Source information:
The RNA shown here (Lysine riboswitch aptamer) has 173 nucleotides and comes from Vibrio breoganii. Model confidence (mean pLDDT): 77 of 100. Its Rfam family is "Lysine riboswitch aptamer". Rfam describes the family as follows. Riboswitches are metabolite binding domains within certain messenger RNAs that serve as precision sensors for their corresponding targets.
[in-house]
Parts: sequence; structure tokens; C1' cells
RNA sequence: GGUAGAGGCGCAGAUACUAUCAGUAACUAACAAUAGAGUGAUGUCGUUGUAAUUGUUAGUGAAAGGAGUAACUGCCGAAAUGAGUAAUCCAAUCAAGGUUGCUUGUUGGGGUUAUUUCCGAAAGGAAUAACACUGCCAUAGUCUAUUGUGUUGUUAAACUAUGGAGCGCUACU
Repeated sequence: GGUAGAGGCGCAGAUACUAUCAGUAACUAACAAUAGAGUGAUGUCGUUGUAAUUGUUAGUGAAAGGAGUAACUGCCGAAAUGAGUAAUCCAAUCAAGGUUGCUUGUUGGGGUUAUUUCCGAAAGGAAUAACACUGCCAUAGUCUAUUGUGUUGUUAAACUAUGGAGCGCUACU
């Protein structure tokens, strides 16, 4: 260098179903009121009128994103995330936002708690911090077994303590 693997409430994806979103948005009908309505901003729409917008009644009535369950697929920097940049989607336009790619930084993994002017209707998600847990490696020690042996050492497993990071670790080559 290559190949194959390990950590475990392990990571991610898409499919099906279910609930939520929501009796919401939107649309239709009737009545009423009225000059504003809407946006991050501009354009735009409307102004003496059943058709801007709003309210009441009656009716039709979603979706996206997110969540859970089931089995499946790809895997162990799996993947997530910060910054920059390019393309693209939406939109009347710009901005913002989403998706994907590239560069670069951080994070071993999951959990609990807390915080946050972030995302979300909510449940939750994301980020950060603390706390223990867990796996790997290193160092030191203890115990058991093993091998050599004059004292005393080698190797392996388990346990304890300390420390470290995945471009790491284990086995083979």
C1' cells in the first nucleotide's frame, strides 16, 4: 500500500401504511361592513362597491415538510455540521430559503440534562456545554494461565487508573 472486519438504542436512504398537519389553506353560495390589502423590499391588487381585504352562515376540502411502524437497501467519516463557492428549484423581480457538487474546518459512538434572537403547527430537529456510559489504542499496576528460568522475565485474557483521537483500530498480505 491492498483485502476483509469490529464498536451498537450504530449511521444514512428510499418504499408502503398510519396518525398529525386540519376541518387548516384554497374554492363555492348568501348576507354585511368598508378603504385599503399584501411583502423582507419593490412591483402588483383595490377604493362608493354582491367579486381587494375582513366578518358570519352553509358546503366541498387538501398538500409539502416533519413523526411513528414494518420489512428492505447501502454502509462503519458510516454520517452530521460550520464557512466559502458554483449550479439549480420556487417566486412577477430581488433577497431569503431548499437541493446537489467542490474546497476547507470540527466530531470515535449513542444517551441524559440544560441553554439558544436557529428550523418546525406540534412532537421534535440542529448547535453548544456538562454528566456519566460504551468501544479502540497507549502507559502503569493487580490477578490467572502459559513458556523459559539461578534471581527474574515473555505472551494472552480479565480488572483498575490515567491519557489520546477515526487520515484511528484489528486480522491477513